[in-house]
RNA sequence: CGGCGCACGGGUGAGUAACGCGUACGCAACUUUCCUCUAACUGAGGGAUAGCCCUGGGAAACUGGGAUUAAUACCUCAUGUGGUUAUUGUGUUGCCUGACAUAAUAAUUAAAGGCUACGGUUAGAGAUGGGUGUGCGUCCUAUUAGUUAGUUGGUAGUGUAACGGACUACCAAGGCGAUGAUAGGUAGGGGGCGUGAGAGCGUGGACCCCCACACGGGUACUGAGACACGGACCCGACUCCUACGGGAGGCAGCAGUAGGGAAUAUUGGACAAUGGAGGCAACUCUGAUCCAGCCAUUCCGCGUGCAGGAAGACGGCCCUAUGGGUUGUAAACUGCUUUUAUAAGGGAAGAAAGACAUCUAUUAAUAGGUGAGUGACGGUACCUUGUGAAUAAGCACCGGCUAACUCCGUGCCAGCAGCCGCGGUAAUACGGAGGGUGCGAGCGUUAUCCGGAAUUACUGGGUUUAAAGGGUGCGUAGGCGGUUAUAUAAGUCAGGAGUGAAAUGUUAGAGCUUAACUGUAGAGUUGCUUUUGAUACUGUAUGACUUGAAUUGAGUAGAGGUUGGCGGAAUGUGACAUGUAGCGGUGAAAUGCAUAGAUAUGUCAUAGAACACCGAUUGCGAAGGCAGCUGACUAUACUUUGAUUGACGCUGAGGCACGAAAGCGUGGGGAGCGAACAGGAUUAGAUACCCUGGUAGUCCACGCCAUAAACGAUGCUAACUCGACAUUUGGAAGAGAUUUUGAGUGUCCAAGCGAAAGCGCUAAGUUAGCCACCUGGGGAGUACGUCGGCAACGAUGAAACUCAAAGGAAUUGACGGGGGUCCGCACAAGCGGUGGAGCAUGUGGUUUAAUUCGAUGAUACGCGAGGAACCUUACCUGGGCUCGAACGCUAUAUGACGUUUGCUGAAAGGCGAAUUCCCUUCGGGGCGUAUAGUGAGGUGCUGCAUGGCUGUCGUCAGCUCGUGCCGUGAGGUGUUGGGUUAAGUCCCGCAACGAGCGCAACCCCUAUUCUUAGUUGCCAGUCGAUUAAUCGAGGGACUCUAAGGAGACUGCCUGCGCAAGCAGAGAGGAAGGCGGGGACGACGUCAAGUCAUCAUGGCCUUUAUGCUCAGGGCUACACACGUGCUACAAUGGUAGGUACAGAGGGUAGCGAAGCAGUGAUGCGGAGCCAAUCUCAUAAAGCCUAUCCCAGUUCGGAUUGGAGUCUGGAACUCGACUCCAUGAAGGUGGAAUCGCUAGUAAUCGCGCAUCAGCCAUGGCGCGGUGAAUACGUUCCCGGACCUUGUACACACCGCCCGUCAAGCCAUGGGAGUUGGGGGUACCUGAAGAUGGUGAUCUAUGCGAGUAGAAGCUAUUUAGGGUAAAACCAAUAACUGGGGCUAAGUCGUAACAAGGUAGCC
Repeated sequence: CGGCGCACGGGUGAGUAACGCGUACGCAACUUUCCUCUAACUGAGGGAUAGCCCUGGGAAACUGGGAUUAAUACCUCAUGUGGUUAUUGUGUUGCCUGACAUAAUAAUUAAAGGCUACGGUUAGAGAUGGGUGUGCGUCCUAUUAGUUAGUUGGUAGUGUAACGGACUACCAAGGCGAUGAUAGGUAGGGGGCGUGAGAGCGUGGACCCCCACACGGGUACUGAGACACGGACCCGACUCCUACGGGAGGCAGCAGUAGGGAAUAUUGGACAAUGGAGGCAACUCUGAUCCAGCCAUUCCGCGUGCAGGAAGACGGCCCUAUGGGUUGUAAACUGCUUUUAUAAGGGAAGAAAGACAUCUAUUAAUAGGUGAGUGACGGUACCUUGUGAAUAAGCACCGGCUAACUCCGUGCCAGCAGCCGCGGUAAUACGGAGGGUGCGAGCGUUAUCCGGAAUUACUGGGUUUAAAGGGUGCGUAGGCGGUUAUAUAAGUCAGGAGUGAAAUGUUAGAGCUUAACUGUAGAGUUGCUUUUGAUACUGUAUGACUUGAAUUGAGUAGAGGUUGGCGGAAUGUGACAUGUAGCGGUGAAAUGCAUAGAUAUGUCAUAGAACACCGAUUGCGAAGGCAGCUGACUAUACUUUGAUUGACGCUGAGGCACGAAAGCGUGGGGAGCGAACAGGAUUAGAUACCCUGGUAGUCCACGCCAUAAACGAUGCUAACUCGACAUUUGGAAGAGAUUUUGAGUGUCCAAGCGAAAGCGCUAAGUUAGCCACCUGGGGAGUACGUCGGCAACGAUGAAACUCAAAGGAAUUGACGGGGGUCCGCACAAGCGGUGGAGCAUGUGGUUUAAUUCGAUGAUACGCGAGGAACCUUACCUGGGCUCGAACGCUAUAUGACGUUUGCUGAAAGGCGAAUUCCCUUCGGGGCGUAUAGUGAGGUGCUGCAUGGCUGUCGUCAGCUCGUGCCGUGAGGUGUUGGGUUAAGUCCCGCAACGAGCGCAACCCCUAUUCUUAGUUGCCAGUCGAUUAAUCGAGGGACUCUAAGGAGACUGCCUGCGCAAGCAGAGAGGAAGGCGGGGACGACGUCAAGUCAUCAUGGCCUUUAUGCUCAGGGCUACACACGUGCUACAAUGGUAGGUACAGAGGGUAGCGAAGCAGUGAUGCGGAGCCAAUCUCAUAAAGCCUAUCCCAGUUCGGAUUGGAGUCUGGAACUCGACUCCAUGAAGGUGGAAUCGCUAGUAAUCGCGCAUCAGCCAUGGCGCGGUGAAUACGUUCCCGGACCUUGUACACACCGCCCGUCAAGCCAUGGGAGUUGGGGGUACCUGAAGAUGGUGAUCUAUGCGAGUAGAAGCUAUUUAGGGUAAAACCAAUAACUGGGGCUAAGUCGUAACAAGGUAGCC
């Protein structure tokens, strides 16, 4: 040079919504190197060329020229079994054109040798691979509805391996599309994989099949095969080299690098095995492959030990803390084992072929036997021995869901959180710890998918009120469709055949120690194709039928529709008349009208609109809707009897028509009413509600609009399923009453349904057919786009973002400017006050060193406090103490304690002096003190951690339970209803029957009486004493005392009533209907009050927030409020005289008589531990006198002086007395309080606390002793029933909109920027095809043949220009929306929401 390979293997998923893929069937329209088989051949010749040699150019890549040479390279000729083409004939057959076999004739067409191992040529067949066509399947968007020009078809050609508009010329005007064309977006497809009971839903990583791609595009060449990953040419982007002239390149091969990223490995070994290419072969190549390395990334397996062991150790943690619990048999300790680890030793299978040697089959092919030899992994797996518990446990969680709990820290902070939610001083939820639970070499988090989710419902949902029935009808396509016969066999069913790759999955065996993993066999692969049958049902075709539907005859009904005519009442206006001062309007007024004559009344005229009574729970209509009478036209429904047609039917996407009110256009009309508007009122305001006016409109004709809570919130049609009553309109029977049969309209109900309310032959029941619609709330019926409209606007109709709800029905409460019934000094009727004055007292505020603290609507404020000069005392200032002021325990010491006393000091305190126990078994004990130790102490905080106690609703009549019954349930019933009561008191009724806590009664006081008892009480009668008062005997009659009984129960009468019960100037009775009063307070409410009575958890403090002492403060004082006292006077003040209580207190006490003092009081001391003595004279009342209406003979504040008493001490800061002083105040605004009988009002007396007292307060006691209640409309509070509710922290509730502030996403927007695709035009590389080709090359004697450069045409990648559409990003400005802390303004909605609400 030549041949073969390089189109396989390996990588990736950009593009592609397509015959790309999957599946099935075709090619009578095709091809296939190498391999196998069959048949026939392999003859003769020729000229070049690379390498090599010589010589140039270039930096390089590379390249020019010359000479010479070979082939299985190239060319010519021969031969033609055969092949191809053309013509003719015969036979067989089919899926349309046709195909196959065979015969003859003509033309044309092959080869290569070589080293004998192997090749080459022609033709046929096979196998394999490929090409091509068709049916079916294959994502989202209709806010993409029309699209297409080689487009659809035909004829003839070109081209191809081959069919074809694949391409060209001509002709025709077709093709696709609501069964979704076209456009846009996204995407490689399948076997499979994940999940799921399945149907499905999601997905396409590893492995296998197919497709596409190889820097972005285009193009061909070679070849059997490519339009070719590691080939070529051209354009483009990028990188590199360069001598600036020119060149080079393509890891989506294996490693590796950079970058990006939350994140993904070694520039390893070997061809030993399997496979591939070449070669005759040895062999060579092979980042295919086999191995090794890295990574808990996944799956599987194994280990980190096993047994015993209680002083239940130490330590930790918790607690009720001398102790207990838990960690926990856990550890220590004892015994045992050795997988793993480690050390040493041994040590594989995977290897059998080929080739070599040799043997056998008569042997050269070929086959077989024997021998030797071949391992990257790897001295790896595995085996043996030694050592020794030795080498090996973490992560998450512990409020519920969801298995697992305590302490500390923190204090709505820090933080947690999947959902609900947790955290604001006792956090099982944050952080830590102890303990526990789960999984375990892993455990959690995040992301994604399926499931649960019947929450897109084919299997398997719904639409009255929760989201959802179209406003209504007619009707196209479509879907569905009565009885019967025949045919067919499309659907359907059964059997057979083919296919449904392997792997995966599944079943049964097998191999690695097991498993993961791998291998073998089976079943399956729900599908498609084909074939043979069946014919009930559906379909199709033909025929028949009458019951669905319709027509016709005879009647009936009606506010059905359209159009004309007519009518009366009312209203307004005009004219005239009568007539005079108002009318009108409202909650009340005003604006308005009216002396220029209104309103009112009468007559006449006129205008427009609507049609009283009848009238209805009525009727008609498809719905909207329709109402005086009447004519015309027109539509419908029903009844009834025959006849006729013969399934003609039902529904109905699009489509068409109709469609209240308001609104729009043009022209009329305009009485009343009446948006807008004006005025008057109301109001904080009132752009409203109310009033006076009033324009559009309302009315008519014509034309638009197309929406309503267009509602029965209920689509249409058909069938079936107990009844009762009413009513409209027909038919039949009957003398009638009435009965019956249709079609409507209503009410109540059975079954059934429903979440319930409810529906229930007029279904929301049971079925069938068809249509429409829904899929959490808001954003939003909004934006953009499109369609319609004159406009207003309508139809269609999202997303971002945001929330954990929004919603339905019913229940229990609470509430209502809802209803009904009833009660209460709640109002009313009365009496007396408060609010005005002075003072007392409490509170707020202010002040202060401190003015201690608490109580704060009713339910704080003469409250805690029933008694602040010191003390109290908690506060302030200052001086002191630190086991401490008090108490307990232990130990030691001691005998005191106490008393007296010195110095200092404001005192406390500090420093000293004197005196000095008891009992005893003699061991000691008791008591006290001191020291030491130990428990201190706290009126410091939290009443929102608590107990106990208390206030209030409220002495209101309620609050519950068991069983039963009703309801899915929450719950209801009982407890409601009819009566009655003070009462859930009682009676009657009742699916309830009973019971409990409350009510009432039982208890106490009081009103009458009896019995018993009789001192300190009593004294009628008797005796005695005494001047008398009275006393002593005595008495039990009376009063009284204090024990026990009686008595009152609507028991009796009359009336009413079923009863309960009510009424009566009833009787009787002391008392009469609960006789009067007290104690007694249901379930619960107010996080009501109290940590300062007490107790107590937690926190804080410990030379102080504890203890003690002195002084001060709680008593302040511009002011405001509450509760009281005293008054303002003649029903009174003052003076004198005189009468009658009850209940209490008293020994550190009450304190008599008597005396002194004007008096407070002092002296005094009898009597009394009290029916004995005493406080202690009650006062108002009654009698007499005086004052004479005044700031007084009222009133007594304030102030001066003098005193008394208590106390250690009355300055801050006590009470009382006397003298003097003599303020305000002449009955009290708005408003507000108490009281219904021995009550209000008024009068005094006592007690607690207490040395004294700021007490006019509180708690009791008696004296005198009223008025009024028609009544329940209203105010307040309460009870029961019922109703509405968007409230449930419960109306002091809930909640809407603008505005202001911050954040977020979004629409519009002058524009700006970018992107992909299409269209038109210009230009146009390489290549291909065609034309031409003076010229050149080869060959030939020549004619000629074959080829080439060049030129040129067509086509095309790319480039450029232009206009328009689409998509995305961004933008001054602008629109609304959502979410945010407790902002501003009002109060629209929820109750009759204070004007019913809504569309």
This is a predicted structure of a 1399-nucleotide RNA (small-subunit ribosomal RNA) from an uncultured bacterium. The RNAcentral record of the sequence draws on Greengenes. Rfam family: Bacterial small subunit ribosomal RNA. Its mean pLDDT, the model's own confidence on a scale to 100, is 83.